The part of an RNA shown here (small-subunit ribosomal RNA, central domain) has 350 nucleotides and comes from an uncultured bacterium.
Context: one part of a larger RNA
RNA sequence: CUGGGUGUAAAGGGCGCGCAGGCGGGAUAGCAAGUCAGAGGUGAAAUCCUACAGCUUAACUGUAGAACUGCCUUUGAUACUGUUAUUCUUGAGUUCGGGAGAGAGAGACGGAAUUCCAGGUGUAGUGGUGAAAUACGUAGAUAUCUGGAAGAACACCAGUUGCGAAGGCGGUCUCUUGGUCCGAUACUGACGCUGAGGCGCGAAAGUGUGGGGAGCAAACAGGAUUAGAUACCCCGGUAGUCCUGGCCCUAAACGAUGGGCACUAGGUGUCGUGGGUGUUGACCCCCGCGGUGCCGCAGCUAACGCAUUAAGUUCUCCGCCUGAGAAGUACGGCCGCAAGGCUAAAACUC
Numbered sequence: 001c002u003g004g005g006u007g008u009a010a011a012g013g014g015c016g017c018g019c020a021g022g023c024g025g026g027a028u029a030g031c032a033a034g035u036c037a038g039a040g041g042u043g044a045a046a047u048c049c050u051a052c053a054g055c056u057u058a059a060c061u062g063u064a065g066a067a068c069u070g071c072c073u074u075u076g077a078u079a080c081u082g083u084u085a086u087u088c089u090u091g092a093g094u095u096c097g098g099g100a101g102a103g104a105g106a107g108a109c110g111g112a113a114u115u116c117c118a119g120g121u122g123u124a125g126u127g128g129u130g131a132a133a134u135a136c137g138u139a140g141a142u143a144u145c146u147g148g149a150a151g152a153a154c155a156c157c158a159g160u161u162g163c164g165a166a167g168g169c170g171g172u173c174u175c176u177u178g179g180u181c182c183g184a185u186a187c188u189g190a191c192g193c194u195g196a197g198g199c200g201c202g203a204a205a206g207u208g209u210g211g212g213g214a215g216c217a218a219a220c221a222g223g224a225u226u227a228g229a230u231a232c233c234c235c236g237g238u239a240g241u242c243c244u245g246g247c248c249c250u251a252a253a254c255g256a257u258g259g260g261c262a263c264u265a266g267g268u269g270u271c272g273u274g275g276g277u278g279u280u281g282a283c284c285c286c287c288g289c290g291g292u293g294c295c296g297c298a299g300c301u302a303a304c305g306c307a308u309u310a311a312g313u314u315c316u317c318c319g320c321c322u323g324a325g326a327a328g329u330a331c332g333g334c335c336g337c338a339a340g341g342c343u344a345a346a347a348c349u350c
Base pairs, nucleotide, nucleotide: 003322004321005320006319007304008303012318014201015200016199017198021194022193023192025088026087027086028085029084030083031082033081034080035077036076037075038074039073040072041071042070049065050064051063052062053061054060091191092188093187094186095184096183097182098181099180103177104176105175106174107173108172109171110154114150115149116148117147118146119145120144121143125136126135162169163168206247207246210243211242215241216240220236222234223233258317259316260315262313263312266295267294268293269292270291271290272289273288274287275286276285278283299306300305323350324349325348332343333342334341335340
């Protein structure tokens, strides 16, 4: 440098933004770098190949040819790539008018429940389990009523629902704010796609600061169970879970399926939106665009299955894999307060 792969066998980076790089729409003209053709020069000898010849043959050797797939110079060609100039509107974007949404941040408010506190009623149990016991209770519990406090989470609505790049997002209202969809005209005129490094985001747990602490609950303690029971079950219970502003950067971060464009039978449900017919209804039907499900043909697949939301048919860019174990470990480096993370072997064994 190259081959074959990457849903489940090894393998898609957790996700985005984006410099370099790679790739890139239609038309015309110029150039001729890549590309193609002709000519010339060079491409040492030996080796290799072909033919003939010499040692009795062969190896070996000699002579001639071919070859040396390359490089340079020069003359042309201009379809493609490139480049320069002009131009176009389909890709991309802007503008205008509508819309849906648990998208994000900040603030305010609400009710149910739980626990606790105070008081009333009231009396002997309550609680818990497979059964029990620890536990709570005559110092009046549980139950019930009234009042108060606190923190956390938002029943029903709720849905293969919606939104977001992913992680993720769910009470109500207000403010600030991102993306996206549909329709319409006008405008810019390839401004695009991808993206090694880099930068940012990134559940939970964990970490350091200051708060907060109702419920739940690692650790811990007790009661059971058991041969034992450092568990499963039960009574308690501290970190933590919550807030603040910093770290950490991992995951079965999953659709185990990277991104983009195009193309390739259908059927059916649903969300958003636009148009039309019927009729006026929370309506029905038809057509389109954008999402999200199910079924299914061709095709693909080892099979399972995928199947216009592809795992089909092509192109393009990136990541990754290359027998099992040792090992996602050691060493080194970088990052981190630490925990640890990222990068990442070998001996040896089979």

The prediction has a mean pLDDT of 90.